[in-house]
RNA sequence: AGAGUUUGAUCCUGGCUCAGGAUGAACGCUAGCGGCAGGCUUAACACAUGCAAGUCGAGGGGCAGCGCGUUGUAGCAAUACGAUGGCGGCGACCGGCGCAAGGGUGCGUAACGCGUGAGCAACUUGCCCGCAACAGGAGGAUAACCGGAGGAAACUCCGACUAAUACUGCGUAGCAACGGAUGGCGGCAUCGCCGACCGUUUAAAGGCGAAAGCUGGUUGCGGAUAGGCUCGCGUGACAUUAGCUGGAUGGCGGGGUAACGACCCACCAUGGCGACGAUGUCUAGGGGUUCUGAGAGGAAGGUCCCCCACACUGGUACUGAGACACGGACCAGACUCCUACGGGAGGCAGCAGUGAGGAAUAUUGGACAAUGGUCGGAAGACUGAUCCAGCCAUGCCGCGUGAAGGCUAAGGUCCUAUGGAUUGUAAACUUCUUUUGUACGAGAGGAAUUAGACGGACGAGUCCGUCGACGACAGUAUCGUAAGAAUAAGCAUCGGCUAACUCCGUGCCAGCAGCCGCGGUAAUACGGAGGAUGCGAGCGUUAUCCGGAUUCAUUGGGUUUAAAGGGUGCGCAGGCGGCUGCCUAAGUCAGCGGUGAAAGUCAGGGGCCCAACCCCGGAAGUGCCGUUGAUACUGGGUGGCUGGAAUGCGGUCGAGGCGGGCGGAAUGUGGUGUGUAGCGGUGAAAUGCAUAGAUAUGCCACAGAACGCCGAUAGCGAAGGCAGCUCGCCAGGCCUGCAUUGACGCUCGGGCACGAAAGCGUGGGGAUCAAACAGGAUUAGAUACCCUGGUAGUCCACGCCGUAAACGAUGGACGCUCGUCGUCGGCGACAGACAGUCGGCGGCCAAGCGAAAGUGAUAAGCGUCCCACCUGGGGAGUACGGUCGCAAGGCUGAAACUCAAAGGAAUUGACGGGGGCCCGCACAAGCGGUGGAGCAUGUGGUUUAAUUCGAUGAUACGCGAGGAACCUUACCCGGGCUUGAACUGCAGGGGAACGAUUGGGAGACCAAGAGGCCCUUCGGGGCUCCUGCAGAGGUGCUGCAUGGUUGUCGUCAGCUCGUGCCGUGAGGUGUUAGGUUAAGUCCUGCAACGAGCGCAACCCCUGCCCCCAGUUGCCAGCGGUCCGGCCGGGCACUCUGGAGGGACUGCCCGCGCAAGCGGAGAGGAAGGCGGGGAUGACGUCAAAUCAGCACGGCCCUUACGUCCGGGGCGACACACGUGCUACAAUGGCCGGCACAGAGGGAGGCGAGCCCGCGAGGGUGAGCGGAUCCAUGAAAGCCGGUCUCAGUCCGGAUCGGAGUCUGCAACCCGACUCCGUGAAGCCGGAAUCGCUAGUAAUCGCGCAUCAGCCAUGGCGCGGUGAAUACGUUCCCGGGCCUUGUACACACCGCCCGUCAAGCCAUGGGAGCCGUGGGCGCCUGAAGUCGGGGUCGGACCCUGCCUAGGGCGAAUUCGGUGACUGGGGCUAAGUCGUAACAAGGUAACC
Repeated sequence: AGAGUUUGAUCCUGGCUCAGGAUGAACGCUAGCGGCAGGCUUAACACAUGCAAGUCGAGGGGCAGCGCGUUGUAGCAAUACGAUGGCGGCGACCGGCGCAAGGGUGCGUAACGCGUGAGCAACUUGCCCGCAACAGGAGGAUAACCGGAGGAAACUCCGACUAAUACUGCGUAGCAACGGAUGGCGGCAUCGCCGACCGUUUAAAGGCGAAAGCUGGUUGCGGAUAGGCUCGCGUGACAUUAGCUGGAUGGCGGGGUAACGACCCACCAUGGCGACGAUGUCUAGGGGUUCUGAGAGGAAGGUCCCCCACACUGGUACUGAGACACGGACCAGACUCCUACGGGAGGCAGCAGUGAGGAAUAUUGGACAAUGGUCGGAAGACUGAUCCAGCCAUGCCGCGUGAAGGCUAAGGUCCUAUGGAUUGUAAACUUCUUUUGUACGAGAGGAAUUAGACGGACGAGUCCGUCGACGACAGUAUCGUAAGAAUAAGCAUCGGCUAACUCCGUGCCAGCAGCCGCGGUAAUACGGAGGAUGCGAGCGUUAUCCGGAUUCAUUGGGUUUAAAGGGUGCGCAGGCGGCUGCCUAAGUCAGCGGUGAAAGUCAGGGGCCCAACCCCGGAAGUGCCGUUGAUACUGGGUGGCUGGAAUGCGGUCGAGGCGGGCGGAAUGUGGUGUGUAGCGGUGAAAUGCAUAGAUAUGCCACAGAACGCCGAUAGCGAAGGCAGCUCGCCAGGCCUGCAUUGACGCUCGGGCACGAAAGCGUGGGGAUCAAACAGGAUUAGAUACCCUGGUAGUCCACGCCGUAAACGAUGGACGCUCGUCGUCGGCGACAGACAGUCGGCGGCCAAGCGAAAGUGAUAAGCGUCCCACCUGGGGAGUACGGUCGCAAGGCUGAAACUCAAAGGAAUUGACGGGGGCCCGCACAAGCGGUGGAGCAUGUGGUUUAAUUCGAUGAUACGCGAGGAACCUUACCCGGGCUUGAACUGCAGGGGAACGAUUGGGAGACCAAGAGGCCCUUCGGGGCUCCUGCAGAGGUGCUGCAUGGUUGUCGUCAGCUCGUGCCGUGAGGUGUUAGGUUAAGUCCUGCAACGAGCGCAACCCCUGCCCCCAGUUGCCAGCGGUCCGGCCGGGCACUCUGGAGGGACUGCCCGCGCAAGCGGAGAGGAAGGCGGGGAUGACGUCAAAUCAGCACGGCCCUUACGUCCGGGGCGACACACGUGCUACAAUGGCCGGCACAGAGGGAGGCGAGCCCGCGAGGGUGAGCGGAUCCAUGAAAGCCGGUCUCAGUCCGGAUCGGAGUCUGCAACCCGACUCCGUGAAGCCGGAAUCGCUAGUAAUCGCGCAUCAGCCAUGGCGCGGUGAAUACGUUCCCGGGCCUUGUACACACCGCCCGUCAAGCCAUGGGAGCCGUGGGCGCCUGAAGUCGGGGUCGGACCCUGCCUAGGGCGAAUUCGGUGACUGGGGCUAAGUCGUAACAAGGUAACC
């Protein structure tokens, strides 16, 4: 110090979350020791029991109990019982002091309660200190005790006796109090201080001691300490609490108090407080300090210290120096307990402890040894204050669980697995040490001295000196000795943030999770394991606070578009304010003084071994008060100034406002004329209007509303807004020069005014337009869009409303900070011109600013001042409350709950029923098909024991299949085998291998079994069988773990990189632009310059020519011939197959900068890429394939392997795709006659001959092929026939007979012959191919293959067209641009109702509870007052009050049938509103 999370990516805004520190904690797992600290945060809930405040006999009377003494009785005695205040002492009692401290708690309290600083001229103060003075004399009681009485008890009553430092008179007394008079001094308003005088009033107590004396008493003054009161300032939340107040504010008089005071009372006045927040409600003890933070700040107030408040709840006073009194009293109330039912008792928020509550907080311990307190002369007593101990890892701190050496490395785990890595020097083992623990022993400091002793000074006392008993903790700390590694490690985490990774299990399950998110078969995220990381006697979790969060921003934020400028103006309060002189010194600054307690914090030093902890002195405590000074700035006072502001005179401008008058066009209506069949309306229609005469058109008339052209990118106004012309009135801006005032200014909470449209009220008006409404269309629907009508309204007057995307989404004012272009108004030489200048309205830009877009003198720049507003999204501008309004509604304005985002700008894509440009058999033009029929084939479906599996829009479906009868075969049924059908190795054993043959069997197989070796270095080996072992085998799963291969976009023209440049960045530029091309092809331009993968070319085939070569090919010329290139011969030609040439817009003309394009150009076999092929960029579809192969993982192992027989893959009510054959005459049939190319052939092709109608059979020459063979190509041509018919078309189907292949054609082959002769007469919606040697049509060959279900596939040649105007439309694609809320990318996104579940919440007839005040009734104790009584006690009574009761309102909360909306929730319903022109632009 930051990080994660919105996006495909980016920047910004913004929230959420994390890492840190902290705690009186709690919970989980774990736990060796010590030191120091801490320990009911909840029920101020209730409390059993014990203890927590007594003490003094030197105040007093006394004497119950104890001890001693004396004494009596009994007894030998010990002793027992009794008497006796004589002594020590002392229960109870009178009296004194204490009990108001200490200790506890935080209920109440928002307050002079607390903090801080002052004040009291308005006060008190026991005990303590100093000073002065005084204490004479007397009296009457009363408790205890004794006697008696009542009561269960608590306790009470009666009688009698008695004392005091108890109580009461009298006397004395002042500097004391009061009254009067008076002198002086001082101050702060009332007044204060000092002095002397007169009058009045008030005191006392003794005790000890032999005494001296000590101690106590009284009065007064002073001090100290402690308190009381008053004031300034500071000290929560809510304004959805805005008004509060009757003793209320003040005066006067009195009462009361220690004292001031409306504290209380009488009278008088009518005040007092409040937006600088009164009053009310809610919450809360305050501070020193603590935590956090860089600080400012935020949060907290437990332990310790100070203050306050309280003591079961409420009230009250008494006593007292002090209380309205925790362990006192009285009364009332609630509760608990005792009771003999008549009455009584009690108050742990003291220490311990109990119950309860709670996540949770300790012992019914020891001691007064120390410190301190009360009493006492003292000894001492008391002291749950305190000091200690106990419990608890609650925290902080310290220590330990060992140290050193030690690898050939077992086991575990993992892996790339004959091996490696890791656990890991870790262990074992060797050596060493002994803290802690254990055992034994020694053993503190804390203690100072008041006891006591001795000595000394003033004399039994006090003081000083020297000794000096007393220790709860504790036999503890500490020290010594001994043995022995011996007694001691866990917890959390390991996807990112965040440090630490693998295996197995699980399979959106179980689970994890702080946020983002993991888990649907390879999970570093779940669970376990191994390993690792972090911390360590702890570690995690939860809760809370601060931090990070500059995310409430003083330090230190914002408001055009992210949340946020008020719709606009005027303006009171408030805030801020020009130049200059003087005064002042409030703010401000400085010096000094006081205070800011201690503890704490910080730095330094010191003490416990260190540390925590503790001690010492210091700093700090940013504050407040006082005082002295300074005077720049701010403020205050006073004087001056003119620059801000304003006014006057002059000029000028405008749709500025208000009122009146006038005008024309259009529309509608009425009248009248002309005129006739339609008009109108739409995408197309219809409703509507019209022969009763519409629409159209002429004329006349009326009505209401709005003002064309000018007109603008213009003007005016504060905004809303303002438009025909004219008159009047009102207001404003601007300009010029001069004059005047002299800071008069700016802003503005609350307030007041204005404020579009719609809407409301009353009255008028009503032409047009037009919500609602009606009809017509559209549509699946159409409560819409479109059409025809049409009422409020639109207009006027008056009155409301007060909103808006009231926008520049940009508050107002002032100053300052480059340029440029236009325009409006004024000034600008004589001007209708112009430079310039002032004020407006606009465009582009510098710097700057900004997240960017943008803004840029009209700022969103740089500054100053004031106001308003914002603080994640949803809930919600909702609810409640208040307020305004006639209403509609406006203003103000939440929370629960919920989400991890919601957003802004820009980027790249994708998309659009956006745009531009351009391609493609994409459409169009054209030819032929498909879709209908029959059949073939594939698929779906269905069926089945099985119909094996895969392929599924385009890009599956004559696809994997280039050959399913068995085999194939993966499927089914059945029968077998288990080291296995095939392969490798090892061990043991046997044997040649092999196996004729026999038996069983469907076969596999099982069983039997004659016969039967080779090599050898002699050990053995080869081969083989059995047994065992380790590997096998699997077409079992996962193509979403993969390789490889393939399809598709797409042969489309694209996809990128380096460097540079631009941008915060994603990214852009280059690749865009202007041309051009089949092409990102090339050219030109350009912050780009180059380059790569693609395109093209290089390769192959084909078209022309040449060269080389000449057999099996060829035959021009020569010769021969049986006539066939047959032979000689020849390679010229054809051809074959090898090598070259050829084409490049090269030439000409035109256009063009160029690239290039055009020209029936020339030439050429070929012309602008000649035709065809091979060739497929970055990538997309988690596209296809684990069944071609390979391969990770998972699964099977007498079976999911393997062998065999049979079946199935061929099923068939259907549906689809691809084909074949047809429906016929451009044809069928018959006969005759031609012309190919490319391939194939030895288990082959097979001539010829014979047989058969034929398939074919027999025989068989030739040929491993330019030689032989299949081989007659067919369409075609010639001739004939058929004549439009379900036919001489068509051939399905079926019957019969055969042929061939094969172990075998039943399921399930092809072919032949004879017979049969189905559907079908050109095919609905729709749909496919093809642009030239193409389509169409015709046949031939080949692969696979025994044969073949081939009509398929791949090739070959023959014949050989039509059409393209064109790019609007459909489909696909390319480039640029635009919009976007899409990015899984439009097959996207997304809205609302309804239905379902859950959650919180508003209203609600009410019901229940609660707070505070008010009124009335009643009214305890008690103070005060009054009365009775001779006085007192006491009694009666008045006022007031706690409490109780009644009542009308009111606050807050709970609950409530029903009801309203809201939120959330993988796959519900209806539609399609929004995002692309979202298909009617959207929105307010």